Description
Predicted 3D model of a 491-nucleotide part of an RNA (small-subunit ribosomal RNA, 5' domain) from an uncultured bacterium. Its mean pLDDT, the model's own confidence on a scale to 100, is 88.
Context: one part of a larger RNA
RNA sequence: GGAUAAACGCUGGCGGCGUGCCUAAUGCAUGCAAGUCGAACGGGGGAUGGAGCUUCGGCUUCAUCUCUAGUGGCGGACGGGUGAGUAACGCGUAAGUGACCCAUCCCCGAGUGGGGGAUAACCCCGAGAAAUCGGGGCUAAUACCGCAUAAAGUGGGAGACCACCAAAGCAUUUGGGUGCUUGGGGAAGGGCUUGCGUCCGAUUAGCUAGUUGGUGGGGUAAAGGCCUACCAAGGCCGAGAUCGGUAGCUGAUCUGAGAGGACGGCCAGCCACACUGGGACUGAGACACGGCCCAGACUCCUACGGGAGGCAGCAGCAAGGAAUAUUGUGCAAUGGGCGAAAGCCUGACACAGCGACGCCGCGUGGGGGAUGAAAGCCUUCGGGUUGUAAACCCCUUUUCUCGGGGAAGAAUAAUGACGGUACCUGAGGAAUAAGUCUCGGCUAACUACGUGCCAGCAGCCGCGGUAAUACGUAGGAGGCGAGCGUUAUCC
Numbered sequence: 001g002g003a004u005a006a007a008c009g010c011u012g013g014c015g016g017c018g019u020g021c022c023u024a025a026u027g028c029a030u031g032c033a034a035g036u037c038g039a040a041c042g043g044g045g046g047a048u049g050g051a052g053c054u055u056c057g058g059c060u061u062c063a064u065c066u067c068u069a070g071u072g073g074c075g076g077a078c079g080g081g082u083g084a085g086u087a088a089c090g091c092g093u094a095a096g097u098g099a100c101c102c103a104u105c106c107c108c109g110a111g112u113g114g115g116g117g118a119u120a121a122c123c124c125c126g127a128g129a130a131a132u133c134g135g136g137g138c139u140a141a142u143a144c145c146g147c148a149u150a151a152a153g154u155g156g157g158a159g160a161c162c163a164c165c166a167a168a169g170c171a172u173u174u175g176g177g178u179g180c181u182u183g184g185g186g187a188a189g190g191g192c193u194u195g196c197g198u199c200c201g202a203u204u205a206g207c208u209a210g211u212u213g214g215u216g217g218g219g220u221a222a223a224g225g226c227c228u229a230c231c232a233a234g235g236c237c238g239a240g241a242u243c244g245g246u247a248g249c250u251g252a253u254c255u256g257a258g259a260g261g262a263c264g265g266c267c268a269g270c271c272a273c274a275c276u277g278g279g280a281c282u283g284a285g286a287c288a289c290g291g292c293c294c295a296g297a298c299u300c301c302u303a304c305g306g307g308a309g310g311c312a313g314c315a316g317c318a319a320g321g322a323a324u325a326u327u328g329u330g331c332a333a334u335g336g337g338c339g340a341a342a343g344c345c346u347g348a349c350a351c352a353g354c355g356a357c358g359c360c361g362c363g364u365g366g367g368g369g370a371u372g373a374a375a376g377c378c379u380u381c382g383g384g385u386u387g388u389a390a391a392c393c394c395c396u397u398u399u400c401u402c403g404g405g406g407a408a409g410a411a412u413a414a415u416g417a418c419g420g421u422a423c424c425u426g427a428g429g430a431a432u433a434a435g436u437c438u439c440g441g442c443u444a445a446c447u448a449c450g451u452g453c454c455a456g457c458a459g460c461c462g463c464g465g466u467a468a469u470a471c472g473u474a475g476g477a478g479g480c481g482a483g484c485g486u487u488a489u490c491c
Stems, first nucleotide, its partner, number of pairs: 001491004006487005013362006019355002021320001026318003030315003035074003040071002043068011081273003090198008100190002105186008113147001115145002122137006153164004169178002199245003206236003211233008248270004253262003275296005298309004326352001328351003334348001335346004365395004376385003400428006409418001435480005440461003446475005456463002
């Protein structure tokens, strides 16, 4: 000098774009953050209309529209957060997979026949403070289970061939549509393996028993000590094993002429985690942040028998800290889930709010104006300086205030949170807007007074003990300027 997710002191007019718990992966009140489908299914409620009965109260039934707890499907494995752990095939890069998977989407082929038994909802009874649970009865399906079929597929076989395995409907304008089952291919995504690279310490030198390899078996989508039985005695290490410390990695970012050094906040890719530890279930996919089970700590409810919870989602609270924001608006756009669609959901996202936290831009006026006014300060008392600075005259209106108009962003039939915003236009009036640090040398800028090794300053050298350009104040000057200075950290 440059840089920063900065903080602190003084000061502070506006706008655009960014950015904002680095500390306690501490604990959390409250609200919201993942639902959707009635065109899979039975039922229930409401509205309208029709029909039947009627004791005129209503009851039964049908149609249409609509809402829906439950069964079922898809989604909840994405999106969002955090960086605790991890020195590792975790990441980066380059390969391998003849050792693999792949729901939804696209293309191609084949099929979609005929049956069955249940069960929630509902009704009845019961237990419990509650959470919730038990018993009996009825019922549907794209839920579940046999049978048939089997091009393809899988297994066996040298081959002929043999064996095995599937399905579901829905709506319709009756044309077709959309599903379902099975197989092949694609796309995108993922699993696993390998070469190389990836911090500090030797005041850590030896480490290792499923350890290293083999055989049989198991397991997985899949190779493999991944697991198991047996057998062998191996495997790693001074080119640093093991141990200890530290740390998410990268694209990037900062600095530097470069080499390099430092760093990994925002954004993007990958990984890991979700109160702590463990476990599996479901599923194409999880060992699953807002799912389940167990244990633990903590908090809450309780009728003391037993239950409920997990903000490292968005806001917000407490605490910690030098320090970090609103319990905002909207699904209008982009994107996502579900749905045939209408649409619903979406704290993703788009916006707004707060903070000079950063970068960038603009303004706080422009021109004229010398009796060089007054006042201040200095003075050798002549004057000098502040200083064209002010006053005063002329002008302008960025900005500001008030008024009028008013978008694009919407792809169109509709739909704009932002927003009466940006922008355009009219009026008014220099009006609403300057500070901060320094002035001994380094280093740009000097005098006076006060103080008297005191009070104080200080980045280094060093100033101060009676003439201090170094302390304090004033005048003046220099630097930068809505900032300036200090502190911290990196180059």